[in-house]
RNA sequence: AAAGUCCGCCGGGCGAUCGCGACUGCCUAGCGCAGGCGAGGAAAGUCCGGACUCCACAGAGCACCGUAGCAGGUAACGCCUGCCCGCCGCGAGGCGAGGAUCAGAGCAACAGAGACGAGCCGAUUCAGUUCGGGUGAAACGGGCAAUCUCUACGGGGAGCAACACCAAAUAGGCAGCCGCUGACCCUGCUCGGCGAGGCUGCGGGUAGGUGGCCAGAGCCGAUGCGCGAGCACCGGCCUAGAGGAAUGAUCGCCACGGCGCGCGGAGCAAUUCGCGCGCUGCACAGAAUCCGGCUUACAGGCGGACUUUGCCC
Numbered sequence: 001a002a003a004g005u006c007c008g009c010c011g012g013g014c015g016a017u018c019g020c021g022a023c024u025g026c027c028u029a030g031c032g033c034a035g036g037c038g039a040g041g042a043a044a045g046u047c048c049g050g051a052c053u054c055c056a057c058a059g060a061g062c063a064c065c066g067u068a069g070c071a072g073g074u075a076a077c078g079c080c081u082g083c084c085c086g087c088c089g090c091g092a093g094g095c096g097a098g099g100a101u102c103a104g105a106g107c108a109a110c111a112g113a114g115a116c117g118a119g120c121c122g123a124u125u126c127a128g129u130u131c132g133g134g135u136g137a138a139a140c141g142g143g144c145a146a147u148c149u150c151u152a153c154g155g156g157g158a159g160c161a162a163c164a165c166c167a168a169a170u171a172g173g174c175a176g177c178c179g180c181u182g183a184c185c186c187u188g189c190u191c192g193g194c195g196a197g198g199c200u201g202c203g204g205g206u207a208g209g210u211g212g213c214c215a216g217a218g219c220c221g222a223u224g225c226g227c228g229a230g231c232a233c234c235g236g237c238c239u240a241g242a243g244g245a246a247u248g249a250u251c252g253c254c255a256c257g258g259c260g261c262g263c264g265g266a267g268c269a270a271u272u273c274g275c276g277c278g279c280u281g282c283a284c285a286g287a288a289u290c291c292g293g294c295u296u297a298c299a300g301g302c303g304g305a306c307u308u309u310g311c312c313c
């Protein structure tokens, strides 16, 4: 210098104007004003594992489903780490459903006479007695458990639209009282009319409201232990909680990327570096109970460790 491997990180900044959301405060109580705050590395897929809640549940076995080297980490896992083994790569590294085929069953393309049943072909022998056999991954012993199966271990169901609390109107339920000796209603009163229901209480559910609901297996940093995943301890920080959902737009400047032009430097050259100008671009996506993982999407960019090859000293 060129090709690569692994790990970590960012994912525009500032200002102005106009907007959106819940919260807090203020008053003149209004669709008011002010204040600070307001998405992600994946908020995604909902694929695993948990927290939490309700329902179910004597004990044991069978069935069904899942997992599978050994050890460790963790609240837990199908996740992560270390090591072993196998395969791939020159290498840094990558990938692995990696228990069992002397319990039983099933399967094997093409080629080949024959493919799991033993036999078949040739030679040989007293004798299926002995030897050999093109093909093929495999020819009589074996292979495949990513086919059933066996072994070991694990597994109750539904999910925040869970669930808990408060609680209208209407209808219905239960109880008591009144009512054809006329209630209620017309109608505030008297008369009159009408003609079977009326009143009160209780309890359940619905609408609606509140909680669950963001201080947590939390984030950042130091120290110690550990190869590591991590753990312990100390210090600091508070970082959306809105239940159909706000978190945006425009302009200017800067940064970054691409293309073109010009100037300058290095080099024989290909090429490369710097500066200026113009045009242009800036992704994937978007909280909805929360957390740990996995997987998938992503314009562009940064940092670290390492490998191979070439050249120079």
Base pairs, nucleotide, nucleotide: 001309002308003307004306005305006304007303008302009301010300012254013253014252015251016250017249018248020038021037023035024034025033026032027030040284044295045294047293048292049291050290051289052159053158054157055156064155065154066153067152068151069083070082071081072080073079084098085096086095087094088093099150100149104148105147106144107143116141117140120133121132122131123130163211164210165209166208173202174201175200176199177198178197185193186192218237219236220235221234223232224231225230256281257280258279259278260277261276262275263274264273265272266271